[in-house]
Molecule: c-di-GMP-I riboswitch aptamer
Organism: Anaeroplasma bactoclasticum
RNA sequence: AAAAAUCAAGGGCAAAACCUGAGAAAUCAGGCGACGCAAAGCUAUAGGGUCUUUAUGAGAUAGCCAGUUGCGAUU
Numbered sequence: 001a002a003a004a005a006u007c008a009a010g011g012g013c014a015a016a017a018c019c020u021g022a023g024a025a026a027u028c029a030g031g032c033g034a035c036g037c038a039a040a041g042c043u044a045u046a047g048g049g050u051c052u053u054u055a056u057g058a059g060a061u062a063g064c065c066a067g068u069u070g071c072g073a074u075u
Base pairs, nucleotide, nucleotide: 004075005074006073007072012037013036018031019030020029021028022027035063041068042067043066047065048064049061050060051059052058053057
């Protein structure tokens, strides 16, 4: 230096509920909150699945599987 596995000290993220706003909706943003997560970082019909719909189309979901990138400690 590289690869794999395990772990989490210092730290990181933030489910549901509630409040406000946007949207036709799924859902999203902010606040609060903390169920959980060792990638809960990123990637969206040009991987698959699921959801919405004003359904010949359009939209959403990455904390569903997946792809991809990266940090600390120990072995």